[in-house]
Context: one part of a larger RNA
RNA sequence: CUGGGCGUAAAGAGCACGUAGGCGGUCUGAUAAGCGGAAUGUGAAAUCCCCGGGCUUAACCUGGGAACUGCAUUCCGAACUGUCAGGCUAGAGUGUGGUAGAGGUGAGCGGAAUUUCCUGUGUAGCGGUGAAAUGCGUAGAUAUAGGAAGGAACAUCAGUUGCGAAGGCGGCUCACUGGAUCAACACUGACGCUGAGGUGCGAAAGCGUGGGUAGCGAACAGGAUUAGAUACCCUGGUAGUCCACGCCGUAAACGAUGUCUACUAGCCGUUGGAGAACUCGAUUCUUUAGUGGCGUAGCUAACGCGAUAAGUAGACCGCCUGGGGAGUACGGCCGCAAGGUUAAAACUC
Numbered sequence: 001c002u003g004g005g006c007g008u009a010a011a012g013a014g015c016a017c018g019u020a021g022g023c024g025g026u027c028u029g030a031u032a033a034g035c036g037g038a039a040u041g042u043g044a045a046a047u048c049c050c051c052g053g054g055c056u057u058a059a060c061c062u063g064g065g066a067a068c069u070g071c072a073u074u075c076c077g078a079a080c081u082g083u084c085a086g087g088c089u090a091g092a093g094u095g096u097g098g099u100a101g102a103g104g105u106g107a108g109c110g111g112a113a114u115u116u117c118c119u120g121u122g123u124a125g126c127g128g129u130g131a132a133a134u135g136c137g138u139a140g141a142u143a144u145a146g147g148a149a150g151g152a153a154c155a156u157c158a159g160u161u162g163c164g165a166a167g168g169c170g171g172c173u174c175a176c177u178g179g180a181u182c183a184a185c186a187c188u189g190a191c192g193c194u195g196a197g198g199u200g201c202g203a204a205a206g207c208g209u210g211g212g213u214a215g216c217g218a219a220c221a222g223g224a225u226u227a228g229a230u231a232c233c234c235u236g237g238u239a240g241u242c243c244a245c246g247c248c249g250u251a252a253a254c255g256a257u258g259u260c261u262a263c264u265a266g267c268c269g270u271u272g273g274a275g276a277a278c279u280c281g282a283u284u285c286u287u288u289a290g291u292g293g294c295g296u297a298g299c300u301a302a303c304g305c306g307a308u309a310a311g312u313a314g315a316c317c318g319c320c321u322g323g324g325g326a327g328u329a330c331g332g333c334c335g336c337a338a339g340g341u342u343a344a345a346a347c348u349c
Stems, first nucleotide, its partner, number of pairs: 004320003007303002012317001014201004021194003025088007033081002035077008049065006091191001092188004096183004103177007110154001115149007125136002162169002206247006215241002220236004258316006266294012278281001298305002322349003331342004
């Protein structure tokens, strides 16, 4: 090299776009680089192999043959791959008309609730717990009614519902904007798939500058509990949580399942679209794109998966190779830092 794997045993990169590269539909013609055949030359000798010979045999020596699977040149072939030329429409895309949607960004608006403040009523408790205490309250709390302020989040609708590449997205309205899907045609004519590097996006926490701060709440303080209690419980409470801009670049970033394509029994639900039928309805059927449950063949160590595959195949990328040491040290790169990324060895079982 060949070979075996990656849902849970080690192993799918968090996700996408895309460079190089790899791979690539259908028909015709050309070419002949790959490919196949033939010939010629070469492929030293020894070695290896076959048939003989010589040492008593063997090892060993030796004659002949074959072989040296290679390379070069010439000629021939043209199925396949490549290349060139010209077509095609089944892949891909564009146009037309619909549809659904928490897809994204910005602005404005709304009501419920919590808290604080003001005013009224009102009086001795409130709060909290397993039980308490810290705490709040006669300087009038809790409760209740009216008013005001401010911040954050959007009950019901709500659904294994929808949208998005993933992270993720949920009050209402408007503006701008991305994608998907369906139907019937028209157009372009392979424009495709994957993707080392690269680039962008990327929850929460954290960082920088400036705002904001209702509730919650690391740290911290106090009260309890306890043998102790640097906790669990309680009363407070700062960063933070929110906004703008800039970093960070990680998660059980999970379907622990890379992307794309084709093929392979059925049954039941649900979302969006289109069509058809009749008994015109809370109907039935067909089809298409999603999203769920069960299940055949098959696969699997088993669990399970099963047209949304972990089945049958193909293309390309990533990754794994006993446990610990260790996702660590050193070095490089990135970062303001925290740290991230790349990534060993000794030793040990």